[in-house]
Predicted 3D model of a 75-nucleotide RNA (transfer RNA) from a Candidatus Parcubacteria bacterium. Its mean pLDDT, the model's own confidence on a scale to 100, is 80. The RNAcentral record of the sequence draws on ENA. Rfam family: tRNA. From the family's description: Transfer RNA (tRNA) molecules are approximately 80 nucleotides in length.
RNA sequence: GCCCUUGUAGUUGAAUGGAUACAAUAUCUCCCUCCGAAGGAGGUGGUGGUGGUUCGAUUCCACCCAAGGGCACAA
Numbered sequence: 001g002c003c004c005u006u007g008u009a010g011u012u013g014a015a016u017g018g019a020u021a022c023a024a025u026a027u028c029u030c031c032c033u034c035c036g037a038a039g040g041a042g043g044u045g046g047u048g049g050u051g052g053u054u055c056g057a058u059u060c061c062a063c064c065c066a067a068g069g070g071c072a073c074a075a
Base pairs, nucleotide, nucleotide: 001071002070003069004068005067006066007065010025011024012023013022018055027043028042029041030040031039048064049063050062051061052060
């Protein structure tokens, strides 16, 4: 330098054009308990960035950023 893959709650993963983006875990509140743990109920929290296509984008396209992998570099 070229090519490929990946990027979604604090964390680990679903959703792959269409209803309010879902779950586990974590965190907060409440119930329970003598107190805690466990258990139960509820809440908070997210699509890497910018543009484009589309009635509609997490999903498709371009560029950039980040992580990982492969190939090459020869005067």